[in-house]
This is a predicted structure of a 532-nucleotide part of an RNA (small-subunit ribosomal RNA, 5' domain) from an uncultured bacterium. Its mean pLDDT, the model's own confidence on a scale to 100, is 85. Its Rfam family is "Bacterial small subunit ribosomal RNA". Its family is annotated with ribosome and structural constituent of ribosome in the Gene Ontology. The RNAcentral record of the full RNA draws on ENA and SILVA.
Context: one part of a larger RNA
RNA sequence: GGACGAACGCUGACGGUGUGCUUUAUGCAUGCAAGUCGAACGAGAAAGCCCUUCGGGGUGAGUAGAGUGGCGAACGGGUGAGUAACACGUGGGCAACCUGCCCCUUGCAGGGGGAUAACCGGAGGAAACUCCGGCUAAUACCCCGUAAGCUUUCAGGGUCGCAUGGCCCUGAAAGGAAAGGUAGCUUCGGCCAUCCGGCGAGGGAUGGGCCCGCGGUGCAUUAGCUAGUUGGUGGGGUAAAGGCCCACCAAGGCGACGAUGCGUAGCUGGUCUGAGAGGAUGAUCAGCCACACUGGGACUGAGACACGGCCCAGACUCCUACGGGAGGCAGCAGCCAGGAAUCUUGGGCAAUGGGCGAAAGCCUGACCCAGCAACACCGUGUGGGCGAUGAAGGCCUUCGGGUCGUAAAGCCCUGUUGAUAGGGACGAAGGGCGAAGGGUUAAUAGCCCCUAGCCUGACGGUACCUUUCGAGGAAGCCCCGGCUAACUACGUGCCAGCAGCCGCGGUAAUACGUAGGGGGCGAGCGUUGUCC
Numbered sequence: 001g002g003a004c005g006a007a008c009g010c011u012g013a014c015g016g017u018g019u020g021c022u023u024u025a026u027g028c029a030u031g032c033a034a035g036u037c038g039a040a041c042g043a044g045a046a047a048g049c050c051c052u053u054c055g056g057g058g059u060g061a062g063u064a065g066a067g068u069g070g071c072g073a074a075c076g077g078g079u080g081a082g083u084a085a086c087a088c089g090u091g092g093g094c095a096a097c098c099u100g101c102c103c104c105u106u107g108c109a110g111g112g113g114g115a116u117a118a119c120c121g122g123a124g125g126a127a128a129c130u131c132c133g134g135c136u137a138a139u140a141c142c143c144c145g146u147a148a149g150c151u152u153u154c155a156g157g158g159u160c161g162c163a164u165g166g167c168c169c170u171g172a173a174a175g176g177a178a179a180g181g182u183a184g185c186u187u188c189g190g191c192c193a194u195c196c197g198g199c200g201a202g203g204g205a206u207g208g209g210c211c212c213g214c215g216g217u218g219c220a221u222u223a224g225c226u227a228g229u230u231g232g233u234g235g236g237g238u239a240a241a242g243g244c245c246c247a248c249c250a251a252g253g254c255g256a257c258g259a260u261g262c263g264u265a266g267c268u269g270g271u272c273u274g275a276g277a278g279g280a281u282g283a284u285c286a287g288c289c290a291c292a293c294u295g296g297g298a299c300u301g302a303g304a305c306a307c308g309g310c311c312c313a314g315a316c317u318c319c320u321a322c323g324g325g326a327g328g329c330a331g332c333a334g335c336c337a338g339g340a341a342u343c344u345u346g347g348g349c350a351a352u353g354g355g356c357g358a359a360a361g362c363c364u365g366a367c368c369c370a371g372c373a374a375c376a377c378c379g380u381g382u383g384g385g386c387g388a389u390g391a392a393g394g395c396c397u398u399c400g401g402g403u404c405g406u407a408a409a410g411c412c413c414u415g416u417u418g419a420u421a422g423g424g425a426c427g428a429a430g431g432g433c434g435a436a437g438g439g440u441u442a443a444u445a446g447c448c449c450c451u452a453g454c455c456u457g458a459c460g461g462u463a464c465c466u467u468u469c470g471a472g473g474a475a476g477c478c479c480c481g482g483c484u485a486a487c488u489a490c491g492u493g494c495c496a497g498c499a500g501c502c503g504c505g506g507u508a509a510u511a512c513g514u515a516g517g518g519g520g521c522g523a524g525c526g527u528u529g530u531c532c
Base pairs, nucleotide, nucleotide: 001532002531003530004529006528007527008526009525010524013380014379015378016377017376018375019373020372021338027335028334030333031332032331035071036070037069040068041067048059049058050057051056078291079290080289088215089214090213091212092211093210094209097208098207102204103203104202105201106200107199108198110144111143112142113141119134120133121132122131123130124129150175151174152173153172154171155170156169157168158167159166160165180196181195182193184191185190217263218262219261224254225253226252229251230250231249232248233247234246235245236244266288267287268286269285270281271280272279273278293314294313295312296311297310316327317326318325319324344370346369347368348367352366353364354363355362356361383413384412385411386410393404394403395402396401417473418469419468421466422465423464427459430456431455432454433453437449438448439447440446476521477520478519479518480517481502482501483500487516488515489514490513491512497504498503
């Protein structure tokens, strides 16, 4: 000198864009943060309104709420505790692998059965909730059939390869699938669709799993470490290779090219600095990893060993009728504590993206916005021109004067910003409603297509534009001995004090304090901390 997720002191006009618990991975009141589908299924209220013969009926409405079932909940969001490791980065390998939803190709979808929740009845409990009996549906569950292709075993052949071996063809045996919904027509038997789904197989895309080379750290005042340890055979397990796990066998394996141990630490793209080499760092944004009160475990599933799922143990908090139960903000806000220190218990799904749905749509503290903070960067303003009797006043003075100083006053302007009044967005693509018209049709019904038009914006009456008013509302901070740019007076008298280093102060202090003057930067200026 530069830089900062900064803090502290003094000061503080506005806008834009960013950023904002670095400390206790301490503990948390409250609200919200993951639902959706009636075009998979059975069942199905009430208030209100209308009618009434006062019994009830209609509507609300096949709506709400709940249940079975499907998909999602493994994404998105947070944090950095742990981790020195194939965790990360980079380059490769899998002839050792998986992949829901999506795309392409191809084949199939026949027959049957028994349950169960909701519901009804009953029982227990303070509650959480649980139990017994009865009824019922399905794209829930089960059985049989079918099997081109698929899987396993066996036999034969071809071709290829870096080993194990891969790929293709033929034959035999065995094994294993499925579900319907909706619209239209209907003679009510069914028929039909270029719709949405189901099952098998092959391929793709995407996402993952595993393995390897190399790279990035402090201590040798850590020198030896290791029994599933190293390898083999056989097995188990997994989607999959493997001592991953197990039985048996052998005695190996690693290490001054730093094993082992201890300390520290998420890694990277990047960021800061530097001419570079390098050094330091890893906030925000992006990729990967790990974690979700602490420790352990599996279940479901294409995918988890699962932040807002389950089970066990532990610590803590809460409820209790003392028998027993409930909870997990390192999601968004917010609270306590800690700290030098870090924000609103805001608005909206309008946009982008995600989940579900045929769609309308619903959900979305992701996100988009607004609020707070000079925390950072950038921009703008606090006025412009003229104006010397160089006014008054302050300070200094050799008492002549000098200086603040064109500075002020005064005159003439301007209108950024501000105030006032009016207009008023882009972001909207899409989606919805939909006359007229067209198609189908016997039809003007129904359905489909299309057009005019209408509706759909949190931000926001914001940005922006225009009118009027008016210099009016808007400057401070640090320094002036040398380094280092800027000097005098008074006060003080080794006192009070200053100080980054050298050093100032003991009676004329340009170094302390105040004033005048001056220098620097400017909505900031200084100080402290850290890095280069």